[in-house]
Context: one part of a larger RNA
C1' cells in the first nucleotide's frame, strides 16, 4: 500500500517445508519344520544406537558485576584494614543466565486411500485353458494422507464473534522495562500501578568476617559466631522513576 467503512480478537487451510533411519534381546517355542545338525514365519514385550526437537530438575561447563585464598609491586602517613596494577594476576569454589562430547525428556509409529512387482476371483477372444481383454481382489520403507512447522499478497486477498458512527472504536508517540532483541520488531507495565530501581525478608553461593579478647617469643590459633559478605533468582513494600499529555484514525460506507 492492497483486501470497498474503519477496528480489536479468535481461526479455516489452498500451498509450502520438516519428519520418515535401525541394532540387539527375551517371550510364542527349542514349537513347526529336518534322519540329524540345526531351527523359524505370524504375533508380543523389552532395550540400545544414530539422528532430530525443546529443556535446565539432576550431572557438568562456563559463570572478566558473588565469596574465598595468596604472590609481587605502588598507594592510602606508620601498625592493623584496604585499595590499585600484574591475562579476572594466579589459585580454590560457584547463583541466575547461556549451554551438551558429555545432562533429561520427547520423537519415527499406529491407521487409512491408491498403487509396484508379485498373488489371486470370475472370465471369454480360442465350447478347453488363461490373473485380463469387460469386471472384481491381496499386495511395499517408495506415492496420498496421518505427525510437527510455516502459512488468506490463496490478488478467488477466504471465515466467525465483538467493538465504533466521531476527532469515535482504536492505534502511535512518550516513559519503565524483559521470558523480546542488531536496529526495528515483539511481549509486559504506566498511579484505578509491583515495569525497573531501591528497601524488607528469604533462598543460593562462599566458608567463618572486621574489632576486641584469650593462648603463643613468633608465624599463627581459638573464642565472641554457620561468622561476614552475597550479581542475574523467589516473596512483600509505591521510597524512586513510569507525569502532564500529543498525534493519527472520521462522519453509515457507489453502480454495473
Nucleotide at each position: 500500500u492492497g483486501u470497498u467503512g474503519g477496528a480489536a480478537u479468535a481461526u479455516u487451510g489452498a500451498g509450502a517445508g520438516g519428519a520418515u533411519c535401525u541394532g540387539u534381546c527375551c517371550c510364542c517355542a527349542g514349537u513347526a519344520c529336518g534322519a540329524g545338525a540345526g531351527g523359524a514365519c505370524c504375533g508380543g514385550g523389552a532395550u540400545g544406537g544414530a539422528c532430530g526437537c525443546a529443556c535446565c530438575u539432576c550431572u557438568g561447563g562456563u559463570g572478566u558485576a558473588c565469596c574465598g585464598g595468596u604472590u609481587g609491586u605502588g598507594g592510602c602517613g606508620c601498625c592493623a584494614g584496604c585499595c590499585g596494577c600484574a591475562u579476572c594476576g594466579c589459585c580454590g569454589g560457584g547463583u541466575a543466565g547461556c549451554u551438551a562430547a558429555a545432562g533429561u525428556g520427547c520423537g519415527g509409529a499406529c491407521c487409512a486411500g491408491a498403487u509396484a512387482a508379485a498373488c489371486g476371483c470370475u472370465g471369454a477372444a480360442a465350447g478347453c485353458a488363461u490373473c485380463u481383454a469387460a469386471g472384481c481382489g491381496u499386495g511395499a520403507a517408495a506415492c496420498u494422507g496421518a505427525c510437527c512447522u510455516c502459512a488468506a499478497a490463496a490478488c478467488a486477498u477466504g471465515u466467525a464473534u465483538u467493538c465504533c458512527c466521531u476527532g469515535a472504536a482504536g492505534a502511535g508517540c512518550c516513559g519503565u522495562c524483559a521470558c523480546a532483541g542488531a536496529c526495528c520488531a515483539u511481549g509486559a507495565c504506566g498511579u484505578u500501578g509491583a515495569u525497573a530501581g531501591g528497601a524488607g525478608g528469604c533462598a543460593u553461593g562462599u566458608g567463618g568476617a572486621a574489632g576486641c579478647g584469650c593462648g603463643g617469643u613468633a608465624a599463627c590459633g581459638c573464642g565472641u559466631g554457620a561468622a561476614g559478605c552475597u550479581g542475574a533468582g523467589c516473596c512483600u513494600u509505591a521510597c524512586u522513576a513510569a507525569u502532564c499529555g500529543c498525534u493519527c484514525g472520521u462522519a453509515c460506507g457507489a453502480g454495473c
Annotation:
Large-subunit ribosomal RNA, domain VI from a Pseudomonadota bacterium, 256 nucleotides, folded computationally. The organism belongs to Pseudomonadota, within Bacteria.